The prediction has a mean pLDDT of 81. Predicted 3D model of a 514-nucleotide part of an RNA (small-subunit ribosomal RNA, 5' domain) from an uncultured bacterium. The RNAcentral record of the full RNA draws on ENA and SILVA.
[in-house]
Context: one part of a larger RNA
RNA sequence: GAUGAACGCUAGCGGCAGGCCUAACACAUGCAAGUCGAGGGAGAAGCCUUCGGGCUAAAACCGGCGCACGGGUGCGUAACGCGUAUACAAUCUGCCUUUUAUCCGGGGGAUAGCCCGAAGAAAUUUGGAUUAAUACCCUAUGGUAUAAGAGCACGGCAUCGUGCACUUAUUAAAGCUACGGCGGUAAAAGAUGAGUAUGCGUUCUAUUAGCUAGUUGGAGAGGUAACGGCUCCCCAAGGCGACGAUAGAUAGGGGUUCUGAGAGGGAUGUCCCCCACACUGGUACUGAGAUACGGACCAGACUCCUACGGGAGGCAGCAGUGAGGAAUAUUGGACAAUGGUCGGAAGACUGAUCCAGCCAUGCCGCGUGCAGGAUGACGGCCUUAUGGGUUGUAAACUGCUUUUGUAAGGGAAGAAUAAGGAGUACGUGUACUUUGAUGACGGUACCUUACGAAUGAGCAUCGGCUAACUCCGUGCCAGCAGCCGCGGUAAUACGGAGGAUGCGAGCGUUAUCC
Numbered sequence: 001g002a003u004g005a006a007c008g009c010u011a012g013c014g015g016c017a018g019g020c021c022u023a024a025c026a027c028a029u030g031c032a033a034g035u036c037g038a039g040g041g042a043g044a045a046g047c048c049u050u051c052g053g054g055c056u057a058a059a060a061c062c063g064g065c066g067c068a069c070g071g072g073u074g075c076g077u078a079a080c081g082c083g084u085a086u087a088c089a090a091u092c093u094g095c096c097u098u099u100u101a102u103c104c105g106g107g108g109g110a111u112a113g114c115c116c117g118a119a120g121a122a123a124u125u126u127g128g129a130u131u132a133a134u135a136c137c138c139u140a141u142g143g144u145a146u147a148a149g150a151g152c153a154c155g156g157c158a159u160c161g162u163g164c165a166c167u168u169a170u171u172a173a174a175g176c177u178a179c180g181g182c183g184g185u186a187a188a189a190g191a192u193g194a195g196u197a198u199g200c201g202u203u204c205u206a207u208u209a210g211c212u213a214g215u216u217g218g219a220g221a222g223g224u225a226a227c228g229g230c231u232c233c234c235c236a237a238g239g240c241g242a243c244g245a246u247a248g249a250u251a252g253g254g255g256u257u258c259u260g261a262g263a264g265g266g267a268u269g270u271c272c273c274c275c276a277c278a279c280u281g282g283u284a285c286u287g288a289g290a291u292a293c294g295g296a297c298c299a300g301a302c303u304c305c306u307a308c309g310g311g312a313g314g315c316a317g318c319a320g321u322g323a324g325g326a327a328u329a330u331u332g333g334a335c336a337a338u339g340g341u342c343g344g345a346a347g348a349c350u351g352a353u354c355c356a357g358c359c360a361u362g363c364c365g366c367g368u369g370c371a372g373g374a375u376g377a378c379g380g381c382c383u384u385a386u387g388g389g390u391u392g393u394a395a396a397c398u399g400c401u402u403u404u405g406u407a408a409g410g411g412a413a414g415a416a417u418a419a420g421g422a423g424u425a426c427g428u429g430u431a432c433u434u435u436g437a438u439g440a441c442g443g444u445a446c447c448u449u450a451c452g453a454a455u456g457a458g459c460a461u462c463g464g465c466u467a468a469c470u471c472c473g474u475g476c477c478a479g480c481a482g483c484c485g486c487g488g489u490a491a492u493a494c495g496g497a498g499g500a501u502g503c504g505a506g507c508g509u510u511a512u513c514c
Base pairs, nucleotide, nucleotide: 001513002512003511005510006509007508008507009506012366013365014364015363016362017361018359019358020324025322026321027320029319030318031317034065035064036063039062040061046055047054048053072277073276074275081202082201083200084199085198086197087196088195091194092193096190097189098188099187100186101185103184105139106138107137108136115128116127117126118125119124145170146169147168148167149166151164152163153162154161155160175182176181203249204248205247210240211239212238215237216236217235218234220232221231222230252274253273254272255271256267257266258265259264279300280299281298282297283296302313303312304311305310330356332355333354334353338352339350340349341348342347369400370399371398372397379391380390381389382388383387405451406450407449408448409447410446414441420435421434422433423432424431425430426429458503459502460501461500462499463484464483465482469498470497471496472495473494479486480485
């Protein structure tokens, strides 16, 4: 000098930030991922009714997209995990953008829901009948797709790559509509995201010296989006290591940040990027993408319900509870803004986010008055004591100001290039003009007026280092102390007082780093 700090004494306000470092301990309760009726059937309640019906439309179901993002934590990991630089002629990529197509032809059977039952304490399960789709299946057509075959040209980076034309085989689709469009299928390219490989760098211990059988390599096959012992059969006997293998210990990595003149040393909390994890261990399914925090299955530990037959659960999301601890906050408000998902849109959802609450935890700013005022008052303390010194212009007193405070009044920006409506221009879906609803914070910030010095100072130290000294008490006692050291009767070092010094809404102590 610094800190995610804690403790002691003290404490007026504001702005900006930060806030479980310990038990990746266990969790009551609420919320944190839904949305689409312009895909499908079906439609409670409500309102109107000329009792015919109409309007609006919840919950549930099928279907689509999303749930792989966002948010949390740092257990594991010494690793291509991360950082940096390359490569993929060894790869994938939903939504989005651009482009291509004589693209979207013909059929079918189910199933949830609804209805009628059954079993069960419940969770839930089950039988029958019946129904739809952008759900599912069959089929036609199709090529710059895929697979196989043979050919030409060009190029390279070894395996090879690209283009052109040929033959054979295989694989598509879905409708809705306000008739404006919105969608579907195939293909090419882009963008975005991801995957893989490699060079270099990446803690301590040699009181760890040898390690390794899918181990190292090869041919083949399987598998993968893709390369590869990734897996498997066979063959060879290799591979790593004092330039530290193997083993053990510790640890998420980086941007950054603290310190220092620098070299360097330390830290990795907040914010950003990457990785890993989601009660513990394992497994796959779905999907463009997961081996999936609020999905599934299995095993285990724990907790809960039970009619004892059987079931349910996973806060390292936001709040909150217990426990642990020196120690760390509200079971708050709003989707107004920024973003995300769904939707044609209106909009819905969003503990992301934006705000508010608590805490001197930090940084920064402001205040607690200003000027005059000497019989240098009273009181205190000291003294060489009829006196003097000091507290001290300090007080009283006089004048001024009103930051702050209290009261009253006014009162934001953040809100737009938005949606929708109207108009103009033409290229008919774009540009421009105009109209036009919406603020959680919050009656907050800020502004004006009135009042009145009014409401507001502490903490540590004073032997030397180190700025600041005397008296009394105590008498190697009580005590102090960072180091040196003080205290045994004149203690500037202990305790109190007066005075002084330093910092100041803080000041000291402790811990840690330079």